Predicted 3D model of a 719-nucleotide part of an RNA (large-subunit ribosomal RNA, domain II) from Candidatus Dojkabacteria bacterium UBA2022. Rfam family: Bacterial large subunit ribosomal RNA. Its family is annotated with structural constituent of ribosome and ribosome in the Gene Ontology. Taxonomically the source falls in Candidatus Dojkabacteria (Bacteria, Bacteria candidate phyla).
Context: one part of a larger RNA
RNA sequence: CCAUGCGAGUCAGUUGUGUGCGGCAAGGUUAAACUGGAAACAGUGGAGCCGAAGCGAAAGCGAGUCUGAAUAGGGCGAUUUCAGUCGCAUGCACUGGACCCGAAUCCAAGUGAUCUAACCUCGACCAGAGUGAAGUUCCACGAAAGUGGAAUGGAGGCUCGAACUCUUUAAUGUUACAAAAUUAUGAGAUGAGUCGUGGUUAGCGGUAAUAUGCCAAACGAACUUGGUAAUAGCUGGUUCUCCUCGAAAUAGCUUUUGGGCUAGCGUUGCAAUUUAAUUUCUGGGGGUAGAGCACUUAUAGGAUCUUGGGCUCGAAAGGGUACCAUGUCCUGUAAAACUCCGAAUACCGGAAAGCACAUUGUAGCAGUUAGAACUAUGGGGCUAAGCUCAUAUGUUCGAGAGGGCAACAGCCCAGAUCGUCAGAUAAGGACCCUAAAUUUACCUGAGUGGCAAAGGAAGUGGAGUUUCUCAGACAGCUAGGAGGUUGGCUUAGAGGCAGCCAUCCUUUAAAAAGUGCGUAAAAGCUUACUAGUCUAGAGAUUCUGCGCUUAAGAUGUAACGGGGCUAAAGGUAAAUUCCGAAGCUGCGAAUAUACACAUACUUCGGUAUGUGGGUGUGGUAGAGGAGCGUUCCAUACAUGUUGACCUUAGCAGGUCAAACAUUGCUGUGAAGGUGACCCGUAAGGAGUUGCUGGAGCGUAUGGAAGUGAGAAUGCAUGG
Numbered sequence: 001c002c003a004u005g006c007g008a009g010u011c012a013g014u015u016g017u018g019u020g021c022g023g024c025a026a027g028g029u030u031a032a033a034c035u036g037g038a039a040a041c042a043g044u045g046g047a048g049c050c051g052a053a054g055c056g057a058a059a060g061c062g063a064g065u066c067u068g069a070a071u072a073g074g075g076c077g078a079u080u081u082c083a084g085u086c087g088c089a090u091g092c093a094c095u096g097g098a099c100c101c102g103a104a105u106c107c108a109a110g111u112g113a114u115c116u117a118a119c120c121u122c123g124a125c126c127a128g129a130g131u132g133a134a135g136u137u138c139c140a141c142g143a144a145a146g147u148g149g150a151a152u153g154g155a156g157g158c159u160c161g162a163a164c165u166c167u168u169u170a171a172u173g174u175u176a177c178a179a180a181a182u183u184a185u186g187a188g189a190u191g192a193g194u195c196g197u198g199g200u201u202a203g204c205g206g207u208a209a210u211a212u213g214c215c216a217a218a219c220g221a222a223c224u225u226g227g228u229a230a231u232a233g234c235u236g237g238u239u240c241u242c243c244u245c246g247a248a249a250u251a252g253c254u255u256u257u258g259g260g261c262u263a264g265c266g267u268u269g270c271a272a273u274u275u276a277a278u279u280u281c282u283g284g285g286g287g288u289a290g291a292g293c294a295c296u297u298a299u300a301g302g303a304u305c306u307u308g309g310g311c312u313c314g315a316a317a318g319g320g321u322a323c324c325a326u327g328u329c330c331u332g333u334a335a336a337a338c339u340c341c342g343a344a345u346a347c348c349g350g351a352a353a354g355c356a357c358a359u360u361g362u363a364g365c366a367g368u369u370a371g372a373a374c375u376a377u378g379g380g381g382c383u384a385a386g387c388u389c390a391u392a393u394g395u396u397c398g399a400g401a402g403g404g405c406a407a408c409a410g411c412c413c414a415g416a417u418c419g420u421c422a423g424a425u426a427a428g429g430a431c432c433c434u435a436a437a438u439u440u441a442c443c444u445g446a447g448u449g450g451c452a453a454a455g456g457a458a459g460u461g462g463a464g465u466u467u468c469u470c471a472g473a474c475a476g477c478u479a480g481g482a483g484g485u486u487g488g489c490u491u492a493g494a495g496g497c498a499g500c501c502a503u504c505c506u507u508u509a510a511a512a513a514g515u516g517c518g519u520a521a522a523a524g525c526u527u528a529c530u531a532g533u534c535u536a537g538a539g540a541u542u543c544u545g546c547g548c549u550u551a552a553g554a555u556g557u558a559a560c561g562g563g564g565c566u567a568a569a570g571g572u573a574a575a576u577u578c579c580g581a582a583g584c585u586g587c588g589a590a591u592a593u594a595c596a597c598a599u600a601c602u603u604c605g606g607u608a609u610g611u612g613g614g615u616g617u618g619g620u621a622g623a624g625g626a627g628c629g630u631u632c633c634a635u636a637c638a639u640g641u642u643g644a645c646c647u648u649a650g651c652a653g654g655u656c657a658a659a660c661a662u663u664g665c666u667g668u669g670a671a672g673g674u675g676a677c678c679c680g681u682a683a684g685g686a687g688u689u690g691c692u693g694g695a696g697c698g699u700a701u702g703g704a705a706g707u708g709a710g711a712a713u714g715c716a717u718g719g
Stems, first nucleotide, its partner, number of pairs: 001719006011096003015093010027050003033044004054061002064076004099237002102234001106227006117201004122196004126191001128160003131156001135152007164188003169184004203219001205215003240627006250263005264368002266365007278353007290341001291339002296335003300331005307325003310321004371397004375392006402413003417589004422585002428579003431563003437576001439575001440573004449565001455549002459546010476533005482506003487501003512527001516525002590617004595612007628708001630705008639661002641658006664697002672692006678685002
């Protein structure tokens, strides 16, 4: 991982409350027990319970009662509409293990020291080598104490190093040789050494050179069994079909925030029966958008001299002021917590229309209370976030399939009952992939299109304004570009051109006391300016369309879905045609629902079936309805003939009666398995038939459940 089997809302109750059906009904009903009976069950049994009367805490009173001083007022009742009770089935609740599986725990009683910790008893073991303490002896010295030397000696939690014990480092091993090993390396190795035997200490405990270590591969409290189906607001799982409707992710409270309770929103029954949404008309209040500066706060410039202060002149008086504020005036502004103003919508009341799974009430049953993106308006944040909070009779997803956006819950279009090899469309598209135009006029030349800003640029199209221009412009070419003068000052020098000051006059068609190079300074080149030549437009500027640049990323083009596209297959504008969805339409079918009609039945309340034209039929949680199948139990099993009647053109068919034969199927092959044909919307199913199988099984009507598996890191077995 697969197959097969097993596997989860059950049962009980002197319980409560609804619904359906039934019995009896102002009543309903028995319980224990007894009698009969083989049993099923029947009879007896009225104790008790519920109801027919309430009010009060109660005594109690009673169609009233309680409160109260009250005959007041008020509360709860009565009147009239008056229905209960006992069963069966079923929904929900409650109490129980209570839909199933799942803890870590807590407690009790026991079992463990053959592992390991510590201790006790009796034992065992430690190759070899080295070092050479004390003591002793001898010698020397010494007055002595003693000192030195040589031998001897053999101490030590001494040294090196096997056995033995341990395990420092590394590699291997990691479904291992091994649930801790192997190889190499390493530590101790006469000691607080190592090992053996038997014994002691027990879990609210022991032991511990304390490591929370060890107490049988598991120890912050062992293991086994029991309490025990502990509890689990938590996770997972929860098994057949079809039909109708169909949510919520909000509010309040909560030792409450991943849980609850009540409300909101769903569904089913009953009742009300037009009351709802919405539209139109009409009556209201408002302080938002906007706007404004009349208040509050803020704010740019000016005037005035109104006032105070600063600075300054002055001995003072007093004067000045490009300073700071203040008042007034003029011009110009801002505001969620400003308003002299002030909409559109929305909201509330009234009237009319408004028949739809609308509205209202009540009863049963829920689920939901983690929401998401987008749009609009705001708060927080960085006018960040696939961020966060709020508002919206918002949209969609959630619970929604289909078409488009290459792919893509929340965007655009559009809401799937089923069938159909029919039609016209939506969004979006029409060169090929790929259904449909290789249509028109302009623009773009960047593959812009097919990512991005400030900034930058004789890119290019359009629309203006303005200057010069056949009295010759703009650009180019030819020529000139002079004199006073080397202006004055400065300076070593300063001659147009380091710097400062001034910037005149003359000759001219024109020529600066000089635009830029250049020289030490000159020189030289050049420009402004002028003439000629040439020839028809040239320059400046504003707005705007489309482009360019700015523009660097990590596996591979990779920033059009791809191919590929340039008088486009890109952009702008316009027109027609076509494609395009489960939307709409056509045809056929099913089903829900109210209505109308017909038929049958009827307890006369209705029920069932058929037909007709309407309106519907996406769906999670969830509510309601109708069915299929499995196991067991009870009861009953067929067909043909004849006659009468109904019906029919006839055959067929239906109802009733009579008698007779076979005792629903089955060794002339049951159930089951496996193919084929067939029926039903589905779960499923009758029959025929082939192969298999080898002994039971079916149909109808009811009843009862160990009643349906693909999921639970499910359990068992096998692969």